The RNA shown here (SAH (S-adenosyl-L-homocysteine) riboswitch aptamer) has 88 nucleotides and comes from a Planctomycetota bacterium.
Of the family's consensus pairs, 100% are formed in the model.
Its mean pLDDT, the model's own confidence on a scale to 100, is 76.
It matches the Rfam family "SAH (S-adenosyl-L-homocysteine) riboswitch aptamer". On this family, see Wang et al., Mol Cell 2008: "Riboswitches that sense S-adenosylhomocysteine and activate genes involved in coenzyme recycling". Rfam links the family to the GO terms S-adenosylhomocysteine metabolic process and regulation of gene expression.
Lineage of the source: Bacteria > Pseudomonadati > Planctomycetota.
The sequence was found by an Rfam model in a public genome assembly.
Formats: sequence, structure tokens, C1' cells
RNA sequence: CUCGUCGAGAGGCGCUGCGACGGCACGCGAGAGCGUCCCUGCCAGGCUCGAUGGGUGGGCUUCCCUCGUGCAACGGCGCCUCUUCACC
Repeated sequence: CUCGUCGAGAGGCGCUGCGACGGCACGCGAGAGCGUCCCUGCCAGGCUCGAUGGGUGGGCUUCCCUCGUGCAACGGCGCCUCUUCACC
């Protein structure tokens, strides 16, 4: 850096549908597959942080333990609930 898993970022309902994914159609291919179409289905934690497993690359004051202190930033539109603070 990247892929996967788990956790956290309060919860629910409705609407739209970009990307991803699935299906249809078409083209190439023996096949597995690849590409196109934007037709259709699904779709608003796909993001960030932490932990952990794998892969790749780089580096060599790296890793672990203890103590203290502090603690995220964001997530289309509408409605509702919860929580904290302030005002009345």
C1' cells in the first nucleotide's frame, strides 16, 4: 500500500438512485471468461478510526510493557424516536 474479518462512529421509517453487484440483449471466444449497451433488479456506513489475518513493496532505533493525559472527522432529502447542552 492492498484484500478479507470483527468492533465503534445513537436508532427507525419513507423517497431518489451514483458506484459496485446480479439479470437481459449484443459482440469476441472451443470453453472459462472479456467487452459493449444503459434495459432491468438491488442499492444512501460503499467512508473514517481501532483490532486482527493474508499478500506485495520499502526501511533498520523496531517491537513490547507500565504510568499519566486527551480523544475523532464525516455520511443525499423528508419525518420520527433517543441522548446531551442552552433558552423559555